[in-house]
Description: Model confidence (mean pLDDT): 76 of 100. Two RNAs folded together computationally: RNase P RNA and transfer RNA, 409 nucleotides in total. It holds a member of the Rfam family "Bacterial RNase P class A". From the family's description: Ribonuclease P (RNase P) is a ubiquitous endoribonuclease, found in archaea, bacteria and eukarya as well as chloroplasts and mitochondria.
RNA sequence: AGGAGCAGCUGGGUGGCUACCCUGAAAUUUCAGGGAGGAAAGUCCGGGCUCCAGCAGGCAUGGUGGCUCCUAACAGGAGCAGGUCGCAAGGCCUGGAAAGUGCCACAGAAAUAAUACCGUUCGGGCAAAACCCGAAUAAGGGUGAAAUGGCGAGGUAAGAGCUCACCGCACCAGCAGUAAUGCUGGUGGCAAAGGCAAACCCCACCAGGAGAAAAACCAAGCAGGGUCUGGUCGUCUGCCCAUAAAGACCCGGGUAGGUUGCUUGAGUCUGGAAGUGAUUCCUGACCCAGAUGAAUUGCCACAUCCAACAGAACCCGGCUUACACGCUGCUCCUGAUA
RNA sequence: UGCCGGGUCAUCUAAUGGUAGGAUAGUGGACUCUGAAUCCACUCAUCUUGGUUCGAAUCCAAGCCCGGCAG
Numbered sequence: 001a002g003g004a005g006c007a008g009c010u011g012g013g014u015g016g017c018u019a020c021c022c023u024g025a026a027a028u029u030u031c032a033g034g035g036a037g038g039a040a041a042g043u044c045c046g047g048g049c050u051c052c053a054g055c056a057g058g059c060a061u062g063g064u065g066g067c068u069c070c071u072a073a074c075a076g077g078a079g080c081a082g083g084u085c086g087c088a089a090g091g092c093c094u095g096g097a098a099a100g101u102g103c104c105a106c107a108g109a110a111a112u113a114a115u116a117c118c119g120u121u122c123g124g125g126c127a128a129a130a131c132c133c134g135a136a137u138a139a140g141g142g143u144g145a146a147a148u149g150g151c152g153a154g155g156u157a158a159g160a161g162c163u164c165a166c167c168g169c170a171c172c173a174g175c176a177g178u179a180a181u182g183c184u185g186g187u188g189g190c191a192a193a194g195g196c197a198a199a200c201c202c203c204a205c206c207a208g209g210a211g212a213a214a215a216a217c218c219a220a221g222c223a224g225g226g227u228c229u230g231g232u233c234g235u236c237u238g239c240c241c242a243u244a245a246a247g248a249c250c251c252g253g254g255u256a257g258g259u260u261g262c263u264u265g266a267g268u269c270u271g272g273a274a275g276u277g278a279u280u281c282c283u284g285a286c287c288c289a290g291a292u293g294a295a296u297u298g299c300c301a302c303a304u305c306c307a308a309c310a311g312a313a314c315c316c317g318g319c320u321u322a323c324a325c326g327c328u329g330c331u332c333c334u335g336a337u338a
Numbered sequence: 339u340g341c342c343g344g345g346u347c348a349u350c351u352a353a354u355g356g357u358a359g360g361a362u363a364g365u366g367g368a369c370u371c372u373g374a375a376u377c378c379a380c381u382c383a384u385c386u387u388g389g390u391u392c393g394a395a396u397c398c399a400a401g402c403c404c405g406g407c408a409g
Stems, first nucleotide, its partner, number of pairs: 001334009010324001013302005020035006037309001041320002044318005049211004057240003061207005066080005081094005095202002100200002102196003117141002119137007149167002152164003168190001169188008215260004224251005235244001255409001267286003271282004339408007348362004356392001364380005385401005
């Protein structure tokens, strides 16, 4: 200097004038304080809260998936283990194929108890390693994404775990670790016959449903009618069962107003302690949007790296997506110089 | 603000792990005095990206777009 990886910060500032919304005090138009985001977006997850609804149980359905910890909880976060990609910093993945069922097209002899196309060896026909027949074979070749442990030596008619050593696999024991797992030693010729569970499924754990337009209260206004029912015909936010309340269903009419929910919260910040870390505990300070046809705009001056994506609608913790060809830190690789 | 459904040629519609098909439209040719009809041939598509798998329109995840419902 170039390229790459990981993590973080900000999202315009200062001083005035005017306009809009909320709170408080005054009193009739004045004062004081406050007023959009890191994603407010997507609505993908988890909850708080409200209602069904008043106590359980079972089934179905759905979700998660290495181990340990954090958290209110999670498909989130931290650390570790194994595998894999990358020269590396680093990134990505994770239960079970000896419970069962299913799929692997085409090609190929053959894709699960599947297999001899070419080839090799032995014997015969026949003088002949041409050709034909029989027996043996799965080491070599071919097909394919994948052909049933791998490499080396011995052995054999030629071959084969047929035998041996090493590796792999299964089981047992010991040691380290909370655990996943790792190391060491022993036994076995074993390969539980390959892959796929983002195939059905099995195992472990979790989950009732709906959703602030939830729900509660007040005011105003009108017009009711029909069917079923007295303890299970029907209703009760998946079904069964159980329980509770007496309602349930269909047709028709009126209303669309106001208040609460609505912002003090698993809150933010400073300091200290524990922990590898996520995080937890202690102390002190602070109050930081609550609209409802939907609120923060316009103008002036100064300095400046000042810019994109973009506007709360019950609240919070995460994930994902969009973004200035912004700024900062650490790390890796390549090249050059000293 | 929340709750649901969908996306295949220009248009409509099949294929549910193993060749993206049919119809209409378009182009060219045949037939006809000309045109229509008919016949033959051809072109054009899985919303986008990534993943699983030997192989994806189909299975999984994210993004984009379209539509419906809600005192």